[in-house]
RNA sequence: UAACCAUCCCGAGCGGCCGAGAGACCUGGAUCGUUGAAGCCGCAGCAACCAAGUCGUGUUUUCCACGAAAAAGGUGCUACUGCCAGGACCGAUGGAGA
Numbered sequence: 001u002a003a004c005c006a007u008c009c010c011g012a013g014c015g016g017c018c019g020a021g022a023g024a025c026c027u028g029g030a031u032c033g034u035u036g037a038a039g040c041c042g043c044a045g046c047a048a049c050c051a052a053g054u055c056g057u058g059u060u061u062u063c064c065a066c067g068a069a070a071a072a073g074g075u076g077c078u079a080c081u082g083c084c085a086g087g088a089c090c091g092a093u094g095g096a097g098a
Stems, first nucleotide, its partner, number of pairs: 001098001004095005013043005021032002025087005044078003049074002054068005082090001
C1' cells in the first nucleotide's frame, strides 16, 4: 500500500506541559471547550481482539471447536451510538497473511 475476516448503542479519568479549537472527510444540525479543546507526557482504569496459562462440554488422550472465570504479556480504548441525518473509492481498531 491493496485485498480478506471480526467488531464499532456496554464499560472505564485524574494530574503536568501547552494554549484554541474539537469529535477521520464534505453539507446541515445538535454538542463539548479559556471553570482550558486538540496534542504530548505520567499515573490510574476499562475491555477481553491476539498470545500464554486454568476449568468445563463435545464418550477417553492429543489436536480442534465452543463456553466460563481471571488479567501477568502485545495492541486498543477511557463526553455524546463511529454524536445525529445525508454523502463517499467511507473511517477506526484488532486478527491472519501478501
SAM riboswitch aptamer (S box leader) from Arthrobacter sp. H14, 98 nucleotides, folded computationally. Taxonomically the source falls in Arthrobacter (Bacteria, Bacillati, Actinomycetes, Micrococcales). Model confidence (mean pLDDT): 82 of 100.